[in-house]
RNA sequence: AGCGACAACGGCAAACCCAUCGUGAGGUGGGGACGCAAAGCCACGGGGCCCUCAGGGUCAGCCGGGUUACCGAAC
Numbered sequence: 001a002g003c004g005a006c007a008a009c010g011g012c013a014a015a016c017c018c019a020u021c022g023u024g025a026g027g028u029g030g031g032g033a034c035g036c037a038a039a040g041c042c043a044c045g046g047g048g049c050c051c052u053c054a055g056g057g058u059c060a061g062c063c064g065g066g067u068u069a070c071c072g073a074a075c
Stems, first nucleotide, its partner, number of pairs: 002075001003072002011036002016031006034061001040067003044064003047059005
């Protein structure tokens, strides 16, 4: 450095419900856990979705890429 354990200390939180913002996709807060070793962050490529569709937006928990980071068995 890769890697990722029936390890340790911890973390995040799908569906669904409530509140709120948005035309919408969806965002935020609370409850809640299906899952996650980057399910931290970034729309760069592909892709999904929305709108008032030459365009604008949304999703980082769809895949790839970039970037930062806790722990340390085996290899």
Notes
A computed fold for a 75-nucleotide RNA, annotated as c-di-GMP-I-GGC riboswitch aptamer. The coordinates come from a structure-prediction model, not an experiment, and the mean pLDDT is 89. The sequence was found by an Rfam model in a public genome assembly.